The prediction has a mean pLDDT of 85. A computed fold for a 74-nucleotide RNA from a Candidatus Nanoarchaeia archaeon, annotated as transfer RNA. Rfam family: tRNA. By type it is a transfer RNA. The RNAcentral record of the sequence draws on ENA. The organism belongs to Candidatus Nanoarchaeia, within Archaea.
RNA sequence: GUGGGAGUAGUUUAGCCUGGUAGAAUACUGCGCUCAUGACGCAGAGAUCGGGAGUUCAAAUCUCCCCUCCCACA
Numbered sequence: 001g002u003g004g005g006a007g008u009a010g011u012u013u014a015g016c017c018u019g020g021u022a023g024a025a026u027a028c029u030g031c032g033c034u035c036a037u038g039a040c041g042c043a044g045a046g047a048u049c050g051g052g053a054g055u056u057c058a059a060a061u062c063u064c065c066c067c068u069c070c071c072a073c074a
Stems, first nucleotide, its partner, number of pairs: 001073007010026004020057001028044005050066005
């Protein structure tokens, strides 16, 4: 340099093709349970989706540019 893949909650990730309320697990907080801790049960908070621009009534999703990481080729 060329091609491909990935970036969404503290962490691991679903959703993207086919635009329409961002979901789960774990961690965290509170309560219950326990002599107590853990486990278990219930509840709660937490991500405007890597950055910017465009299209659209509406963008995590479509288009363009850029950034970071990984793989292959050269």